[in-house]
RNA sequence: GGGCGCAUAGCUCAGCGGUAGAGCACCCGCCUUACAAGCGGGAGGUCACUGGUUCGAUACCAGUUGCGCCCA
Numbered sequence: 001g002g003g004c005g006c007a008u009a010g011c012u013c014a015g016c017g018g019u020a021g022a023g024c025a026c027c028c029g030c031c032u033u034a035c036a037a038g039c040g041g042g043a044g045g046u047c048a049c050u051g052g053u054u055c056g057a058u059a060c061c062a063g064u065u066g067c068g069c070c071c072a
Stems, first nucleotide, its partner, number of pairs: 001071007010024004018055001026042005048064005
């Protein structure tokens, strides 16, 4: 330098056109002598960034940035 893949909650990931979810972690309550486990509830997101397409984009298209793999 070229090709491919990935970027979504604190972490690991799902969702691939109709405006965002799970598990774990965190907070509160129940339970327990107490803790853990369990049960109930809650908080937490510029869906990497910039444009484009569309009535509407986390998802499609182009570019940028970062990370990984392969080739030279």
A computed fold for a 72-nucleotide RNA from a Nocardiopsaceae bacterium, annotated as transfer RNA. The coordinates come from a structure-prediction model, not an experiment, and the mean pLDDT is 85. The sequence was found in a public genome assembly. Lineage of the source: Bacteria > Bacillati > Actinomycetota > Streptosporangiales > Nocardiopsidaceae. Rfam family: tRNA.